A computed fold for a 484-nucleotide part of an RNA from a metagenome, annotated as small-subunit ribosomal RNA, 3' major domain. The RNAcentral record of the full RNA draws on SILVA. It matches the Rfam family "Bacterial small subunit ribosomal RNA". Rfam links the family to the GO terms ribosome and structural constituent of ribosome.

[in-house]
Context: one part of a larger RNA
RNA sequence: UGACGGGGGCCCGCACAAGCGGUGGAGGAUGUGGUUUAAUUCGAAGCAACGCGAAGAACCUUACCAGGACUUGACAUGAGGGUGACCGUACGAGAAAUCGUGCUUUAUACUUCGGUAUACACCCUACACAGGUGCUGCAUGGCUGUCGUCAGCUCGUGUCGUGAGAUGUUGGGUUAAGUCCCGCAACGAGCGCAACCCUCGUCUUUAGUUGUCAUGUUACCUUCGGGUAACGACCCUCUAGAGAUACCGCCGUGAAUAACGCGGAGGAAGGUGGGGAUGAGGUCAAGUCAUCAUGGCCCUUACGUCCUGGGCUACACACGUCCUACAAUGGUCGGUACAGCGAGUAGCGAAAUCGUGAGAUGGAGCAAAUCUCCAAAGCCGGCCUCAGUUCGGAUUGCAGUCUGCAACUCGACUGCAUGAAGGUGGAAUCGCUAGUAAUCGCGGAUCAGCACGCCGCGGUGAAUACGUUCCCGGGCCUUGUACA
Numbered sequence: 001u002g003a004c005g006g007g008g009g010c011c012c013g014c015a016c017a018a019g020c021g022g023u024g025g026a027g028g029a030u031g032u033g034g035u036u037u038a039a040u041u042c043g044a045a046g047c048a049a050c051g052c053g054a055a056g057a058a059c060c061u062u063a064c065c066a067g068g069a070c071u072u073g074a075c076a077u078g079a080g081g082g083u084g085a086c087c088g089u090a091c092g093a094g095a096a097a098u099c100g101u102g103c104u105u106u107a108u109a110c111u112u113c114g115g116u117a118u119a120c121a122c123c124c125u126a127c128a129c130a131g132g133u134g135c136u137g138c139a140u141g142g143c144u145g146u147c148g149u150c151a152g153c154u155c156g157u158g159u160c161g162u163g164a165g166a167u168g169u170u171g172g173g174u175u176a177a178g179u180c181c182c183g184c185a186a187c188g189a190g191c192g193c194a195a196c197c198c199u200c201g202u203c204u205u206u207a208g209u210u211g212u213c214a215u216g217u218u219a220c221c222u223u224c225g226g227g228u229a230a231c232g233a234c235c236c237u238c239u240a241g242a243g244a245u246a247c248c249g250c251c252g253u254g255a256a257u258a259a260c261g262c263g264g265a266g267g268a269a270g271g272u273g274g275g276g277a278u279g280a281g282g283u284c285a286a287g288u289c290a291u292c293a294u295g296g297c298c299c300u301u302a303c304g305u306c307c308u309g310g311g312c313u314a315c316a317c318a319c320g321u322c323c324u325a326c327a328a329u330g331g332u333c334g335g336u337a338c339a340g341c342g343a344g345u346a347g348c349g350a351a352a353u354c355g356u357g358a359g360a361u362g363g364a365g366c367a368a369a370u371c372u373c374c375a376a377a378g379c380c381g382g383c384c385u386c387a388g389u390u391c392g393g394a395u396u397g398c399a400g401u402c403u404g405c406a407a408c409u410c411g412a413c414u415g416c417a418u419g420a421a422g423g424u425g426g427a428a429u430c431g432c433u434a435g436u437a438a439u440c441g442c443g444g445a446u447c448a449g450c451a452c453g454c455c456g457c458g459g460u461g462a463a464u465a466c467g468u469u470c471c472c473g474g475g476c477c478u479u480g481u482a483c484a
Stems, first nucleotide, its partner, number of pairs: 001484002003481003007478007015468002019432005026324008034315002042053002064310007073129001077128002079125006088103006106119005131299002134297003140293002142288003145284001147282001152191006158167003171182003197276004202244007211234003216231006247270001250264005326425001330384007342373003347366002352361003391422001396417007438460007
């Protein structure tokens, strides 16, 4: 100087408390451990591994296993020789890879029309080499997690100290903040904080199609309420460009007439207005050699490459994360209303028709403010009446739909039948402070198909916070130490 303390002081955080909803019990989904296996590829390991890499394992992917094949190789550059191909197509063998046999078949320049040269492609040859998701993340770059969006981390000069170092950065206040004020052997500065950026909320203005319709005109329909269309208009809504607005600015009050705190007015918004992006110096030899790059080591008729099939989907069991429930604030049937973010041409796919349904036929319109995908909870009525039930839907049988060479291992969905556990869950444990929790559906990426996951979007919309003694994490000062 740090680190640590079941030392002290001050302060903060959904850290506790106060509340609301969960997890831990059931069934299922998914990841992991373990076990099994020819193989169940590899990595991730307290927080910070475990719906994680994987934004999507039937083949492919694929790195694993079995078998069948290849050896200058699936891919790159170079050398020599040969052919005129390659592609396409037909047949045969084969599980395919592959092999065999046919058919067809280059361009440019020069030309004595015989050819020559070059380019391109393929084949052969031997060699330099290719190739490796093989090892080492404790040799590395890059990227990332975490403490933590915590308020810290440093430097120059000066001063103090023999020195390591100290001072500044400590102190009194204040703040979300090393934020600011005052003081001070310090005076200044840098990286962080804040602001500048994006978005939401208010207003003004510009613009008016594909958007909108308050007033107006016309036509058609009319259940006389109105509806549709055209004209017209840009008031409103909206869209998207430019601006304005908030600064403790004003008033009062407290404080040291400071920084700042509290209350009030006005205002769409008030003291950082809400949200996002933004992550200092460092810590964990944290993670990644399997994104990529890369040193070293290792393999080279194999640890490389191609193919078929299998496996990654196994199952006594254990754990994590979720979904669905256990019902009446509910289930079911009929009627009826209202979004936003987005996506769309190998695509979204309307009307209409068929089917109980998944879906099929169909093909209008749309490269989209124009067309399409497109809500549910809610509301109004009927039934159910507390039951393992009209709750719950696992499991299983049969019959189908769709995608795709192909759904056996191993897809999703539909119909009929079947109708398991489950009566609100022990010890323990998690999230959340407002348009939040809870609850309801919708969209997107990946993607042929496959979503209870992930990333977004809107609808409905709470309760509670006395307080900081305690638990956890963190910041500053101080103290002790046989630790570095």